Model confidence (mean pLDDT): 88 of 100. A computed fold for a 344-nucleotide part of an RNA from Candidatus Glomeribacter gigasporarum, annotated as large-subunit ribosomal RNA, domain IV. RNAcentral holds the full RNA, with entries from SILVA. It matches the Rfam family "Bacterial large subunit ribosomal RNA". Rfam links the family to the GO terms structural constituent of ribosome and ribosome.
Context: one part of a larger RNA
Formats: sequence, C1' cells, structure tokens
RNA sequence: CUCGGGAGAAGGAACUCGGCAAAUUGGACCCGUAACUUCGGGAGAAGGGUCGCCGCGGUAGCUUGACGGGUGCAACACCCGAAGGGCAAAACGGCUGCAAUAAAAAGGUGGCUGCGACUGUUUAAUAAAAACACAGCACUCUGCGAACACGGAAGUGGACGUAUAGGGUGUGACGCCUGCCCGGUGCCGGAAGAUUAACUGAUGGCGUGCAAGCGCUGGAUUGAAGUCCCGGUAAACGGCGGCCGUAACUAUAACGGUCCUAAGGUAGCGAAAUUCCUUGUCGGGUAAGUUCCGACCUGCACGAAUGGCGUAACGAUGGCCACACUGUCUCCUCCCGAGACUCA
Repeated sequence: CUCGGGAGAAGGAACUCGGCAAAUUGGACCCGUAACUUCGGGAGAAGGGUCGCCGCGGUAGCUUGACGGGUGCAACACCCGAAGGGCAAAACGGCUGCAAUAAAAAGGUGGCUGCGACUGUUUAAUAAAAACACAGCACUCUGCGAACACGGAAGUGGACGUAUAGGGUGUGACGCCUGCCCGGUGCCGGAAGAUUAACUGAUGGCGUGCAAGCGCUGGAUUGAAGUCCCGGUAAACGGCGGCCGUAACUAUAACGGUCCUAAGGUAGCGAAAUUCCUUGUCGGGUAAGUUCCGACCUGCACGAAUGGCGUAACGAUGGCCACACUGUCUCCUCCCGAGACUCA
C1' cells in the first nucleotide's frame, strides 16, 4: 500500500455529480398520531412511555369443567354451586448494575415535485425504467364450413366456442373531459354516366371459284371489377394561418380591414421528460441556488384515446429540501485480522 473488521477529540455533509459508503433507527406492550383521501387508506405516520430479578403470587381475573343441587312443558332444556385442568396480570414494596427487548436477531424519519394508477414483466452475462403488460375505454371485422392464422391440399387452430362470442387496432385504474377540418390518403356506400380486357363481330375490302361457297382482312357494336365521378367516415392516416390599423398619458387591443385555407388549435396546461434566445422575469427557500418549488405567458417547436388536465394509494423510479446520524469531509490517527514485500 491492498482487502476485511473495530474505535475516535472538536465540528457535523464543510465531502461529492449525488449523503455513494457508513452511521442512526430497530422487539413487545401502552399512550398518541397531520395534510390529503377513491373513506379502504395515509399508519408502524410523526412523537412519547414501560421492560431484568425477588416478594405480594401461580394470587386477582379469564377459561374449561368431572360432579352436585334447583326449576321443569322431560329437552341434546334452563339456572346455581363446584373438585380438578389451562392461560395468567396490574398496582405496590424491595434488589443489582454504567446499562434490564443489557448478547444475537429486528424500520432512519419528514416535506415539495416529475413520471407511471396499482401487483406484475423486461435487455440469461453493462440498461428494471417514465419501457412492456394491465383491468377499464373506443373503433373495426366476423352469422358460423365465421372472420383470422398455419398449410400447394387434405386438414388443424379459432372452438367441441356462436355477436354478453371470437379476431385486429389504438388508448391505458379512477375523476372531469375529448373541440374544429373529409381538400389529400385510406376505408365504406352509390342498379346513372365516362373509361376499359378477353369475348362479341355490323357495313365493307381482298383472294379464289361459273356459282353456291371457302379463305384472308377489317373492327362499327357488345363487354366486369377497377379507375374517373357522386356521397359518407377522424377513439381512420393525418391537419388545425398571415399582414395592417384602432381606446382622451403611455402601453395594450375587446373592435375593424384584407389575403389565403379543407379547417385555422377549443377546454385545459404551459421556460414543461417539450423554451432556442435562457441562469427569461417575479416570489420562496440559502449568507450565497444554471438545480428545486410557486407564479407569469413572449408556447423557437403543448394540446385533447400518436389522448388533455387532475389524482388518494403504490415505486430497489427521477429532481429538490429538512431533522436525526455519522471518519463522506476539515484531517487524519490507532487497534485486530488476511495479503503484498524482505529473509529463512
């Protein structure tokens, strides 16, 4: 020096990306417990107290109960007493020690906030999470030889099920809600019309033949789905403007004008897991705070099931603060053990 343990004056997070690590707390019983809440929780909230041994005493009390007595409608009934068995205090008095859950084992706590409702699942061996799943919600397909999937097929799953069923997709408990746009793309509907393949094959033309005919050519006409066309549909894919002016200080603009669009972002939220400028500005906390919390709104570039905003409970989840506690640190020291190293 490395590894594993133990102790430490004064201070107590000054350490550090960060209290990482360590320390604190720890049991049983009693007292006592806030906001908030989906009334279940939150709760072991928090915060206090007691604890050994001896005596009273195996006492009080609780329980069980052989058996006995009484009532009696005679029942497996009711009432009273009770030997024995089981559990077993409190209060008070006394005793020892530094210390009594004397060792061991045994939550540190509280506050604000992001995300995800929750228990679960995951990158076997660098990621456990705000990712996945989830009950719940919605759309859509499917009438049964179902849709869908595997399979050239037979067949099988779906399902020995039958729309309160099954498949697909999205969202993700719960609460309050989920605005506008169907122009594009998709899907659904539409006995008209346009276009359109094979097919159909009119007038005609050519060859040959005396002719009937045969052969060749030609392509009017007939002609499905699809596409065009006409509608519907956004919890389908998706989208949700610009410029100028205006109020009796200034500023701002309820108001007006104009251009464009399918329609111009509603509620709610907002420097946010989203804010470039930005350490925005104000307030709080600190002596001092690019983080944190509360506001403001100028949203570079939130926004409503690619869900919006809240939310008790929950979380080996992210950020911030406080108390307690400590060798994390000021600043290191000593002890015990195992290595390394030197010698044998």
The source organism's lineage runs through Bacteria, Pseudomonadati, Betaproteobacteria, Burkholderiaceae and Candidatus Glomeribacter.